[in-house]
Context: one part of a larger RNA
RNA sequence: UUAGGCAUAAAGUGUUUAUAGGUAAAUUUUUAAGUCUGCCAUUGAAUCCCAGGGCUCAACCUAGAUAGAUGGUGGAAAUUGCCAAGUUGGAGUACGGUAGGGGCAAAGAGAAUUUCUGGUAGAGCAGUGAAAUGCAUAGAGAUCGGAAAGAACACUAAUGGUGAAAGCACUCUAUUAGACUGACACUGACACUGACACUGAGAGAUGAAAGCUAGUGGAGCGAAUACGAUUAGAUACCCCAGUAGUCUUAGCCGUAAACGAUGGAUACUCUGUGUAUAUCAACCCAUGCAGUGUUGUAGCUAACGCGUUAAAUAUCCUGCUUGUGAGUACAUUUGCAAGAAUGAAACUC
Numbered sequence: 001u002u003a004g005g006c007a008u009a010a011a012g013u014g015u016u017u018a019u020a021g022g023u024a025a026a027u028u029u030u031u032a033a034g035u036c037u038g039c040c041a042u043u044g045a046a047u048c049c050c051a052g053g054g055c056u057c058a059a060c061c062u063a064g065a066u067a068g069a070u071g072g073u074g075g076a077a078a079u080u081g082c083c084a085a086g087u088u089g090g091a092g093u094a095c096g097g098u099a100g101g102g103g104c105a106a107a108g109a110g111a112a113u114u115u116c117u118g119g120u121a122g123a124g125c126a127g128u129g130a131a132a133u134g135c136a137u138a139g140a141g142a143u144c145g146g147a148a149a150g151a152a153c154a155c156u157a158a159u160g161g162u163g164a165a166a167g168c169a170c171u172c173u174a175u176u177a178g179a180c181u182g183a184c185a186c187u188g189a190c191a192c193u194g195a196c197a198c199u200g201a202g203a204g205a206u207g208a209a210a211g212c213u214a215g216u217g218g219a220g221c222g223a224a225u226a227c228g229a230u231u232a233g234a235u236a237c238c239c240c241a242g243u244a245g246u247c248u249u250a251g252c253c254g255u256a257a258a259c260g261a262u263g264g265a266u267a268c269u270c271u272g273u274g275u276a277u278a279u280c281a282a283c284c285c286a287u288g289c290a291g292u293g294u295u296g297u298a299g300c301u302a303a304c305g306c307g308u309u310a311a312a313u314a315u316c317c318u319g320c321u322u323g324u325g326a327g328u329a330c331a332u333u334u335g336c337a338a339g340a341a342u343g344a345a346a347c348u349c
Base pairs, nucleotide, nucleotide: 004321005320006319008303014206015205016204017203021199022198023197025087027085028084031081033080034079035076036075037074038073039072040071041070042069043068050064052062053061054060090196091193092192093191095182096181097180098179102176103175105173107171108170113149114148115147116146117145118144119143120142124135125134161168162167211252212251213250214249215248220246221245225241228238263317264316265315266314267313272294273293274292275291277288278287279286299306300305323348331342332341333340334339
């Protein structure tokens, strides 16, 4: 590179925006670059292929032709491209409506925990399989008041909502972004742009937890550490403590089984049953759109299973893909560092 593939066998970039590139609605017109076609020229000879002729055949010898390619010159206009014009179904804007733990900032609430302080009371408490270390007559633990601090938000809560993903939940307020929707009925209105689209190498942004730098903060929990046990040993599991950390501000890091182990977009395709939302004064029925679950037909699949949220049927774009060595070595980029990104070969089977 080709072919086949990528849920689970190797293989979907963590997610998103978007440049180049690739691809791309319907109608009419122009042009003739791609495309198709006529003719001419060139494509040394031999060889090869095809089909004639000559050695009795054959090998062999000999005269030819086609196709293809390049250039020139005519023609065709369905199709791709190009030119021009208008169209509205794709896409978007405006206006009205709906729902929401979407983001950011500020303020406030209650329960619990720990500590401090005061009262009562007076011997244990704590912990375990059993114990011990530990705390306590310098008054613990228990109980009743007062005060402070930090972190997290019971119930509601769900197969639910929302966000591009990571993620997001006490209450209220301010601000801000996105999503969905305008189906039916009455009168007026029923707008605007007009293919502006899809994907996306590089690139930008964002990105749990842990970790790093500097400063706050530090209740609980708790790597490391230390002690008590257990044990043959016990650098562990269990226990008493406990530093970083966990929280926050400003930066860095850029990775996860970052998972639906399933890239994005468009079209189309059998049925039942939930949930959320809209139409509704309310309920039921029914229906719509975009979601979110489940069962299952056809079809697909090696099987498991998937099945209008496809792993079915098709098209476009992109990433990746053949054991081990190895996500290693070297080199480069990046980072304060830890590391990250790119990423082989020998050897071996």
Molecule: small-subunit ribosomal RNA, central domain
Organism: Pinacopodium congolense